[in-house]
């Protein structure tokens, strides 16, 4: 410094079925009430996406609220189980920068900016329709590596502390 492995319910990506999302949101008919000439409501412009926000346009049996019905009626994200791909800092998750123009959430890049070895269970906050799942802080428990010891035994067991993956193992 290359190269090639190992841990275990290991990790992340796509796909399509499927369950929940939910008889929810939203439309329709009807009744009531409330508003009144751009207030609201729609449509288009600004940008990766949504809110909002600024501008243009257009609107009056229009717009907002509630209630009724043998009424109609959904998607996204996230999940189990399965295929396929890539892999063992796989990943993930704080913090900055940055795609954004004017403020906010989401998603992407980037960055030794720090933190985790995996796993799993509780507590705690936050995402999330959620008793799912994600993620975080702390405690416990497994296991897996290497150091030290200490034991055993010709074979590397067992047992105690303790490290962290930028770490171990092999082989050039």
């Nucleotide at each position: 410094g290359a190269u090639a492995g190992a841990g275990g319910u290991g990790c992340g990506g796509c796909a399509a079925c499927g369950a929940a999302a939910a008889g929810u949101a939203g439309c329709c008919c009807a009744u009531g009430a409330g508003u009144g000439a751009a207030a609201g409501u729609g449509c288009g412009u600004u940008a990766c996406c949504c809110c909002g926000a600024a501008c243009g346009c257009a609107u009056a049996u229009g717009c907002u609220c509630a209630u009724u019905g043998u009424g109609c009626g959904a998607a996204a994200g996230g999940c189990a189980a399965u295929g396929c791909c890539g892999c063992c800092g796989a990943a993930g998750c704080u913090c900055a920068g940055u795609g954004u123009g004017u403020g906010g959430g989401g998603c992407g890049c980037u960055g030794c900016u720090g933190c985790u070895g995996a796993c799993c269970g509780c507590c705690u906050g936050c995402c999330g329709a959620a008793a799912a799942g994600g993620u975080u802080u702390g405690c416990g428990g497994u296991u897996g590596u290497c150091a030290u010891c200490a034991u055993g035994c010709u074979u590397u067991g067992u047992g105690a502390u303790g490290g962290a993956g930028u770490g171990c193992u092999a082989u050039c």
Molecule: Lysine riboswitch aptamer
Organism: sheep gut metagenome